[in-house]
RNAcentral holds the sequence, with entries from ENA and SILVA. Small-subunit ribosomal RNA from an uncultured bacterium, 1471 nucleotides, folded computationally. It matches the Rfam family "Bacterial small subunit ribosomal RNA". Gene Ontology terms of the family: structural constituent of ribosome and ribosome.
RNA sequence: AACGAACGCUGGCGGCGUGCCUCAUACAUGCAAGUCGAACGAGAAAGCCUUGCUUCGGCGAGGUUAGUAAAGUGGCGAACGGGUGAGUAACACGUGGAUAACCUGCCUUAAAGUUUGGGACAAGCCUCCGAAAGGAGGUCUAAUACCGAAUAACAUCCUCAAGAGGCAUCUACUGAGGAUCAAAGGUCCGCAAGGAUCGCUUUGAGAUGGGUCCGCGCUCCAUUAGCUUGUUGGUGAGGUAAAAGCUCACCAAGGCUGCGAUGGAUAGCCGGCCUGAGAGGGUGUACGGCCACACUGGGACUGAGAUACGGCCCAGACUCCUACGGGAGGCAGCAGUAGGGAAUAUUGCGCAAUGCCCGAAAGGGUGACGCAGCAACGCCGCGUGGGUGAUGAAGCUUUUCGGAGUGUAAAACCCUGUCAGAGGGGAAGAAACUCCCGCCUUGAGUGGGACUGACGGUACCCUCAGAGGAAGCUCCGGCUAACUCCGUGCCAGCAGCCGCGGUAAUACGGGGGGAGCGAGCGUUGUUCGGAAUCAUUGGGCGUAGAGAGUGCGUAGGUGGAUUGGUAAGUCAGACGUGAAAACUACGGGCUUAACCCGGAGUUUGCGUUUGAAACUGCCUGUCUUGAGUACGGGAGAGGGAAGUGGAAUUUCUGGUGUAGCGGUGAAGUGCGUAGAUAUCAGAAAGAACGCCGGUGGCGAAGGCGGCUUCCUGGCCCGAUACUGACACUGAGGCACGAAAGCUAGGGGAGCAAACAGGAUUAGAUACCCUGGUAGUCCUAGCCGUAAACGAUGGGCACUAGGUGUUGGAGGAUCGACCCCUUCAGUGCCGCAGUUAACGCAUUAAGUGCCCCGCCUGGGGAGUACGAUCGCAAGGUUGAAACUCAAAGGAAUUGACGGGGGCCCGCACAAGCGGUGGAGCAUGUGGUUCAAUUCGACGCAACGCGAAGAACCUUACCUGGGUUUGACAUUCCGAGGAAAGCUUCAGAAACGAAGCCCCUCAGCAAUGGGUCUCGGAACAGGUGCUGCAUGGCUGUCGUCAGCUCGUGCCGUGAGGUGUUGGGUUAAGUCCCGCAACGAGCGCAACCCCUGCCCUUAGUUGCCACCUCCCCUUUUAGGGGGGAGCACUCUAAGGGGACUGCCAGUGAUAAGCUGGAGGAAGGUGGGGAUGACGUCAAGUCCUCAUGGCCCUUACAUCCAGGGCUACACACGUGCUACAAUGGCCGACACAGAGGGUAGCAAUCCCGCAAGGUGGAGCUAAUCCCUAAAGUCGGUCUCAGUUCAGAUUGGAGUCUGCAACUCGACUCCAUGAAGUAGGAAUCGCUAGUAAUCGCGGAUCAGCAGGUCGCGGUGAAUACGUUCCCGGGCCUUGUACACACCGCCCGUCAAGCCAUGGAAGUCGGUAGUACCCGAAGUCGCCGAUCCAACCCGCAAGGGAGGUAGGUGCCGAAGGUAAGACCGAUGACUCGGGCU
Repeated sequence: AACGAACGCUGGCGGCGUGCCUCAUACAUGCAAGUCGAACGAGAAAGCCUUGCUUCGGCGAGGUUAGUAAAGUGGCGAACGGGUGAGUAACACGUGGAUAACCUGCCUUAAAGUUUGGGACAAGCCUCCGAAAGGAGGUCUAAUACCGAAUAACAUCCUCAAGAGGCAUCUACUGAGGAUCAAAGGUCCGCAAGGAUCGCUUUGAGAUGGGUCCGCGCUCCAUUAGCUUGUUGGUGAGGUAAAAGCUCACCAAGGCUGCGAUGGAUAGCCGGCCUGAGAGGGUGUACGGCCACACUGGGACUGAGAUACGGCCCAGACUCCUACGGGAGGCAGCAGUAGGGAAUAUUGCGCAAUGCCCGAAAGGGUGACGCAGCAACGCCGCGUGGGUGAUGAAGCUUUUCGGAGUGUAAAACCCUGUCAGAGGGGAAGAAACUCCCGCCUUGAGUGGGACUGACGGUACCCUCAGAGGAAGCUCCGGCUAACUCCGUGCCAGCAGCCGCGGUAAUACGGGGGGAGCGAGCGUUGUUCGGAAUCAUUGGGCGUAGAGAGUGCGUAGGUGGAUUGGUAAGUCAGACGUGAAAACUACGGGCUUAACCCGGAGUUUGCGUUUGAAACUGCCUGUCUUGAGUACGGGAGAGGGAAGUGGAAUUUCUGGUGUAGCGGUGAAGUGCGUAGAUAUCAGAAAGAACGCCGGUGGCGAAGGCGGCUUCCUGGCCCGAUACUGACACUGAGGCACGAAAGCUAGGGGAGCAAACAGGAUUAGAUACCCUGGUAGUCCUAGCCGUAAACGAUGGGCACUAGGUGUUGGAGGAUCGACCCCUUCAGUGCCGCAGUUAACGCAUUAAGUGCCCCGCCUGGGGAGUACGAUCGCAAGGUUGAAACUCAAAGGAAUUGACGGGGGCCCGCACAAGCGGUGGAGCAUGUGGUUCAAUUCGACGCAACGCGAAGAACCUUACCUGGGUUUGACAUUCCGAGGAAAGCUUCAGAAACGAAGCCCCUCAGCAAUGGGUCUCGGAACAGGUGCUGCAUGGCUGUCGUCAGCUCGUGCCGUGAGGUGUUGGGUUAAGUCCCGCAACGAGCGCAACCCCUGCCCUUAGUUGCCACCUCCCCUUUUAGGGGGGAGCACUCUAAGGGGACUGCCAGUGAUAAGCUGGAGGAAGGUGGGGAUGACGUCAAGUCCUCAUGGCCCUUACAUCCAGGGCUACACACGUGCUACAAUGGCCGACACAGAGGGUAGCAAUCCCGCAAGGUGGAGCUAAUCCCUAAAGUCGGUCUCAGUUCAGAUUGGAGUCUGCAACUCGACUCCAUGAAGUAGGAAUCGCUAGUAAUCGCGGAUCAGCAGGUCGCGGUGAAUACGUUCCCGGGCCUUGUACACACCGCCCGUCAAGCCAUGGAAGUCGGUAGUACCCGAAGUCGCCGAUCCAACCCGCAAGGGAGGUAGGUGCCGAAGGUAAGACCGAUGACUCGGGCU
C1' cells in the first nucleotide's frame, strides 16, 4: 500500500459496486424450458341461454362455453442460458501454427427440384392387473410421423487421358464412360388457372460453432533414478465426422529418461487483480475467455451437436412412500432450511428494457436479465452549521498560589437553509413489433398516428418551518505528530520492536490537555514492499555461513590468428495476430466524484516475409603464438622391488666385581646377595636411520630422509625441426588418500591405548613413577576420514620495486669465485590497489575472462528417518517439529590473569612491644523484656554518632493529663490582666479556692502595646524514604595520576600528546619523538620546630653593680633596687640553592662522595586530598522534595528503660612479678585550665575530705608530676605478686546516688605463673615506658584529644604474602574474576525419533464373480410396408431371446506408500 474479510467501539444521508473464502455437507417448499392448432387426429367440464319431463328433490336434450382446457401424434428447442471448482500437472490452459486428416441444425447466398403410391401406431373406445408408480391385451384413425417406386446432377465412388500446382501421402481443374442416392406439405388471395408466403429435398459457396494434431510456455520433492509389453515401429484388417495402437492379428525390439522419465505432493488455467522505480513477488473473488463436474462409479441411446445439472439404464451410499408385493428422489439454478464456521443477504417485484427459445404472427416462456430488500463490506460525494463575540464568564484541570490551560470555545447577537421532515409538481429509460393512415410500393423501403414502465409517484424541481434531528475512534517513552496531575507500587497491567511497572511511571488505570483520522476509527489475519535478506537487473566463500582431501577424465560450458561462404543466434523494415473488459493520457455523460461512454496508446509476445553480415554459431581453406612431439643437457628424501651397513636399545651366555640400582618435587611400587646396577667379550633379534639437514629438494594431495642395484613417473633449461587449436574447466564416474581401526597370516627390540601396582589429592577412574597387552613393523585385503590448513579450487592475461635462497642457461673473465642478464621454483619486506578490520600485495585476498564446488541467523544437528557403501566401527547424502534475539568476525577502551618486564609502600624480611589465654572496663551481636529508642556492618561498623543515660538528656515503655496546642506568624470576637504569693487535693503535670489585678495617647469614642479565654488560618512530628536530594564525611590515597585545545592518524570506537631512553618521593626533570601547548593534581608558597641576627623588656631573666635580712660568717641562702648580658617571651629578618669540589652519566637531567655549616639533598612535623569509585555514611546535627499522623505518630508529667545476661566478638585497662613490690629520703617538665572558678599557708580527720580563706580575671596567684636517684626490706612463693569479688564504715556532688555515681578507710583476697591456631603497631627523639593537662561535666574517664620525661633494637634484601603505579600480552570478562561458564543429577512443561502392535486411508498387482451396455455370433419366438405368389405360403430385412469379448462396483491374496495412535524408551528444548 492492498483485501470477497472478521472482531471491538461508534454510526446521519445518498450514488456506484460487492457479499458461503469453511462441508463438491444434507436438503422441506415454491419457481428456474418450453412453444407451435398456419403439421395432425380426437376433444371435455363448470357456468350461462333455450327447452322437455318431474314424485318439485331433480333428471334429460339442444345451443353457447369451444374447436377452448387438459392429454396425445408430429416439429423445433431442451447440448444455450445459469451454478460450482471436486477432479485435473494434462495439448487442461495460454500463445502461435496445421487440418493436403474433419463435422457444422437454425442463418445468408447460388443452382435444381418438390412426381407417384402404400401400410401402420398413439390418443380415443372395450376388457384386465396393481396400494401406488405404472402396465397388459383387443380394436379404430390422421399427418410436415413411417415406407416403396420414379427422376436427378456441377454430389459421391470407380476406370481412362492430359497437362498444372504442392508438402511425402497428395491437391484443384478439364474431358470421356459407368455405378449410387431425394422430397411434405401448411396458410392466405383467387371461381379457376395461377400467384404470394412459410416449409421440405439435393448440391455448391459463405458465415458461425466445434473436433483433432503440432512448436513454445506452464508449481514443489532426487530422502522418487530408472520407467514401459499395445509398450515403440511396420504390414493387413476393423473403426471414427476425421489422422492415429484408437482396436485387433502377425512381424520386428523398440520407445522415454539427469535439458529430470517414472513416482509422490499440491493446484482448475488465462485476460487480469494486488504490490513494486523496474525486474520481479503474490494471487485467480466479482466481470470476460477456455476447461472440468452435476449424489458416487460405470454405460450407452436420441440428436447437427451430449456420453446430456432440472433425460435414460445399471451398481453403490443416503433420504422418503408403501397395502411389504414394490416404488420415488438428487438445489455445485433462484430464493430458502439445517449443519459447519470468525464470517457472507429476500422463500421480494417484473418480463417494461437487453438477450435467448418456440411461433407466419398475435403472443407465450425465461429466478438469464432488469429492479427492489438486507449489510459502513469497499470506493466516492455531502452534512452535522456560518459570521461577530472578553486581557478571556462559570465549571474542570494545573500551579512556583502570582497565575496558566480548556478558549472565540461557550453564552449572547446577526445570518444561511445542504441532508433529514412536511406539502405540491414530476421525468428520461419507449422505440420497435403490430395495427391504422400516407408516400415513388423499384427491395425486408420510408413519413405520421395509436398501443406498451417492474423500478415508481422513484430521481429531479418548487414551497414551508427551524440551528433546530445528525461525532466518533485511536493514539500521545523512541521509531512517530502529540504532556501534565492523581491512583497503583515488578502488584494490577501494557507491549509491533526496543522495552515500561519494585512509592515522585510523559510507557499501567483514571482526569485534564494535546495529536491524527473522521461516519468512521482501531485490532487481528493475509500478500507485496522496505529485504541488494536467493543478488538476471543486484551478493558472497583467508579469519564472519561458505573452496570438495587430491588428481585423471565423460557429458556439458567456454575457447588463438586469418580467407571465403551460410544466415541459426543477432539487428532493421513490413504484414498478421496479440478478443472484449481492464490500464494510461485525451474528450464526453450523470450538479461533482466514484461510476459510465467514445475513439486512441499500450499489450514488452508469437508467427510470416524482405533485407544487413560486424560479432557468436556452422561449413571450408590457411597460419603458428596456445598445446604437444622429436633432439641435447640438468637437479631431486618422487614411486616400486631386491640386496646391504654401522651406531644405539633389549635379551641371552661367559668373565670381573659388590650392595645397592632405578626413579622422583619428594617418595614408593619395581629390580638386586639365587649376585643386580656398573664394566669387558661374544651371540641373537627387531625397529629406526645421527652428523650432512637448510622458511633446502621432490611429489597432485596424503606424503617422502643410511647405502647399492634394477624397473619407473613427473619437472626444469637450451637450440632447432615437426604436428597445426589437438586447448581450459569438469556434474556424474574412476583412481589415490595421514593416523587410528578391521580381516587373515607372519613378526615383535624399543615404545605403548586398555589394564595392574605405587605416589599425589578432599577425591584422582588424570597429570608423575614402575610394569604392561593390543597396536606400532611385513604380506594380502578393507576402511575413506583429519585443524586432509596457505583454514585461500583450477586455468590464462595484465599491474612499482628491494632482498635472500634452489636448479639451469647466457654475457664478462684465465676461471668452477665475484658481477650482469634471463627462465623455472621457494621465502621475507614493501608501493599502487584492495579489505569490515586484521591483513594480502607478480606465489594477490589487486584488475579482468572461463569453468566447477559451496553459503543464506543461532540452537535442535551433521542428529532422526530413508537410501547407499562397509565384515564391523562407521562413512556419504541429509531434514523437521520445537526454541532463542541473538549467534558470529575484526578491531577499541578498560578490568582481570596461580602471563611477562620495571618500580614503590612497616608489604614481606630483620627487630622491639602487643592482641588472641585471665579478671575487669567499654562497644557490638545474640537472647531477654512492657521497653531494653535509633543509626553505623569487611578493610572504610563494633571506647563509632555519645566532648561524658541517676532525674533532665530521651527519641523507648507503663500510667496520668492537654487539644490553636510546649514553640512562630496573622486575623476575628470577648475580657483585664499576665506573672507572682498562700492554702487544699494529687506521684507530678494539672486542677480548685483565695490574695493581687493592666499600661500608653486621648476629654471621650476609639486606637496602639501586652496577656487570658473562644474561634479561624496554622503549629508540631528524633514518623518513612540517604535508592528523590543539598551540605558534610569516610575510602582507594598524599597513590601519581586525570584531562583539554589545535594539529596529525583511523570508516569508526579511538589513538597520538601521556609511549620510548635515562632519572625522581613525584606525569620530578632531561633527551628523543606528529605533535605543539595548556589545565586539575606533584612540588613550592602557609603554620610549628631546629641555628643566627635585629627590635622590645613585664608578670620573664639576675652574669655584672648595689642595698637589706639569715647563717655554721670561708662559703652559701632569701628579698629589693638598678640593669636587659644570657635564658625566655613574640614580631620581623637571615640561612640550604646540588650553591662549591671530585667522580660518574650522554657534554643532559641526575646520582655517589667530600668540604663548609646549627641544619644537605623534600632537614623533622603539620595543614593541604586531582578526575573519579563504592546508589559508601548521615532525612536522629542542619536544610529539603514527596508521602504519612493531626483529641495524635503532637505535647506535658511521674515512674521505669537505654545499665537486663546461658553466650560470642572487637577495642582497652590491670596483671601474672625481683630491670620487681613495699617503706623512707631527695630531684627535674611541658602544654593547658581557672571568678557560679582555681584555691595556697594554717587547723581537723588514718583517708576521701572538712573548716577556713591569702592570692589570682592570670609569663605575677593556684591546679603541679611520675618513672628516676639514694638508703632499707621482701627472696621466687599464687608470695609483702596480682588485685577482682564481697562485708562493714564513710566522704563528695546533686531536689534525689534503690534500680544506677565517683572516691576513702578497715576487712575479704578470685582468676592469673607469659597465653593455641591466628593476628596488630612501629624505621628515631620513633617503638617501648612514665606521669601531667584539657574538652564534655553538678558529679562521674581505664575512653578521647594534647603535653612533656626516660629512651632503644633492626632493615641482608625484593624470591614470596598484601596493596599500588607504568609498559606489554591473552581474554568467550564489561553490574568487569566475588566475572563468565560446562556436564551429570533432582523437578515441572513442550515437541520429535524408536517401539510389540493397533486403527484408518491411497494407488496399484494377481485371481474370482460379473450389472447395465456397445460390438460380434446364433436367432427354432415374433413381425404391416419391399419382392415372388391368385391365395396359402415363402424370401429379403428386422426382432424377443440366447451366447462370446470387454466391463463398474464387490470379493480373495500378498505386498507398497501415507497418516493417526501405543506400555515403554533414546536424545533434544524451555524453566